A computed fold for a 317-nucleotide part of an RNA from a Candidatus Micrarchaeota archaeon, annotated as large-subunit ribosomal RNA, domain IV. The coordinates come from a structure-prediction model, not an experiment, and the mean pLDDT is 83. Its Rfam family is "Archaeal large subunit ribosomal RNA". Its Rfam clan is "LSU clan". Gene Ontology terms of the family: ribosome and structural constituent of ribosome.
[in-house]
Context: one part of a larger RNA
RNA sequence: CUCAGGUCAGGGAAAUCGGCAAAAUAGUGGUGUAUGUUUUCUACAAACCAUGUCUGCGCUUGGUAAGCGCAGAUAGCAUUAACAAGGGAAGAGCGACUGUUUAUCAAAAACACAACUCGCCGCAAAGCCGUAAGGCUUAGUACAGCGGGUGACGCCUGCUCACCGCUAGUCCGCGAAACCCCAAUUCAACGGGACUAAGCGCUAGCAAAGAGCGGGAGUAACUCUGACUCUCUUAAGGUAGCGUAAUACCUCGUCACUUAAUAGGUGACUUGCAUGAAUGGCGUAACGACUCUUCUACUGUCCCGACCUGGGACCUG
Numbered sequence: 001c002u003c004a005g006g007u008c009a010g011g012g013a014a015a016u017c018g019g020c021a022a023a024a025u026a027g028u029g030g031u032g033u034a035u036g037u038u039u040u041c042u043a044c045a046a047a048c049c050a051u052g053u054c055u056g057c058g059c060u061u062g063g064u065a066a067g068c069g070c071a072g073a074u075a076g077c078a079u080u081a082a083c084a085a086g087g088g089a090a091g092a093g094c095g096a097c098u099g100u101u102u103a104u105c106a107a108a109a110a111c112a113c114a115a116c117u118c119g120c121c122g123c124a125a126a127g128c129c130g131u132a133a134g135g136c137u138u139a140g141u142a143c144a145g146c147g148g149g150u151g152a153c154g155c156c157u158g159c160u161c162a163c164c165g166c167u168a169g170u171c172c173g174c175g176a177a178a179c180c181c182c183a184a185u186u187c188a189a190c191g192g193g194a195c196u197a198a199g200c201g202c203u204a205g206c207a208a209a210g211a212g213c214g215g216g217a218g219u220a221a222c223u224c225u226g227a228c229u230c231u232c233u234u235a236a237g238g239u240a241g242c243g244u245a246a247u248a249c250c251u252c253g254u255c256a257c258u259u260a261a262u263a264g265g266u267g268a269c270u271u272g273c274a275u276g277a278a279u280g281g282c283g284u285a286a287c288g289a290c291u292c293u294u295c296u297a298c299u300g301u302c303c304c305g306a307c308c309u310g311g312g313a314c315c316u317g
Stems, first nucleotide, its partner, number of pairs: 001312008010303002014301001019298001027051005036041001038152001052074009075079001087296007094288002099111002115150006127136003153283004158213003163210001165206005172201003180193003214232005241275001242272001253269006
């Protein structure tokens, strides 16, 4: 110097991206327990008490405090001195939850999930594997099977079928070859016509299918604003909600709370550069080795270092 472990006056996060690491808490018995809630939980919430009591005696000292012991009594479910053994509280984001995952840098807000929804499928089914035979689904049969999406629960899920796609229909139009007819040819080929499948056109439907969801003027008896009116335009012009957001460029938006001080956090406001409803929207108890913020306890994280024990490097022999 380094690694592992230990102790520390006073302060107590001032260290740092961040309390990372360490410390603190811890068992058992009793008391007691807020808010919220899906009434199950939250909960070991929090907080507090006890973890022996009594009697007599001895030793250590100059003496005292104190410590170390001895004998006896007594009570209980329970007497944490080693080991073992939760720190706690509050607010927010995301995901309902238990679970799964990048063997060897990621455990998560990603995946899954119960539940909801859409499509296909009547069984020699749909779907899948195979050239086939055959096989899986399935020794199943629509309360089944397969495929897509959303993702507990609560309240909900607006408008648009112009585009893309799918489904259905369709007098009629387009629409290949063969057959047929005409013409042509020595015979043919070649040429023309009629008929015509799917499909397309056309007509409808379908958005929990792919998708999309405007602009400009004027207007109320102070001002501001604009319920209202006009106009261009679209397939329709973003509804309910939420909103400076895991989404907001401007932006450190504005106000309030929190601090001595806040580019942080929370609550409001909000025309939102470029939110928004199963690519789900907004809430939500419980849960989380998830993310952010604050308080309390605690501490060598730090002020600011010091010392101790052991291993190694290293030095000398």